The RNA shown here (transfer RNA) has 75 nucleotides and comes from a Puniceicoccaceae bacterium. Its mean pLDDT, the model's own confidence on a scale to 100, is 81. The source organism's lineage runs through Bacteria, Pseudomonadati, Opitutia, Puniceicoccales and Puniceicoccaceae. The sequence is in RNAcentral, with records from ENA. Rfam family: tRNA.
RNA sequence: UGCCCUGUAGCUCAGCGGUAGAGCAGGUGACUGUUAAUCACUUGGUCGCUGGUUCGAUCCCAGCCGGGGCAGCCA
Numbered sequence: 001u002g003c004c005c006u007g008u009a010g011c012u013c014a015g016c017g018g019u020a021g022a023g024c025a026g027g028u029g030a031c032u033g034u035u036a037a038u039c040a041c042u043u044g045g046u047c048g049c050u051g052g053u054u055c056g057a058u059c060c061c062a063g064c065c066g067g068g069g070c071a072g073c074c075a
Base pairs, nucleotide, nucleotide: 001071002070003069004068005067006066007065010024011023012022013021018055026042027041028040029039030038048064049063050062051061052060
């Protein structure tokens, strides 16, 4: 320097044009002599950033930024 993958809830990840979900974690309650476990309900997101396309963008396009991988260059 080029190419590929990746960035979504506190964490691990799904979703790939039509107003964002699961598991775990957190909260409340039930149960229990108490805790744990279990069960029910529930909180939580400017979808990395900025533009563009579109009636509509997490999704498509461009440029940046972060992470991972491969190749190249120099010595």